The prediction has a mean pLDDT of 83.
A computed fold for a 71-nucleotide RNA from a bacterium, annotated as transfer RNA.
Its Rfam family is "tRNA". Rfam classes the family as a transfer RNA. Its family is annotated with triplet codon-amino acid adaptor activity in the Gene Ontology.
RNA sequence: GGGGGAUUAGUUUAGUGGUAGAACGAAGGUCUCCAAAACCUUUGGUGUAGGUUCGAUUCCUACAUCCCCCG
Repeated sequence: GGGGGAUUAGUUUAGUGGUAGAACGAAGGUCUCCAAAACCUUUGGUGUAGGUUCGAUUCCUACAUCCCCCG
């Protein structure tokens, strides 16, 4: 220098155009002599900027970060 992949909650991740889910975590509660466990509730997210579209996490472009391959 060229090519490819990834980026979604605090963490690990699912989601092929129509209000974004799960697990773990965190907070509160029930239970218990206390604690753990269990159960209930809550919490919180689409890397950035544009474009297409009635509507974008999803499609297109650029950029940023990380990983891999070629030279």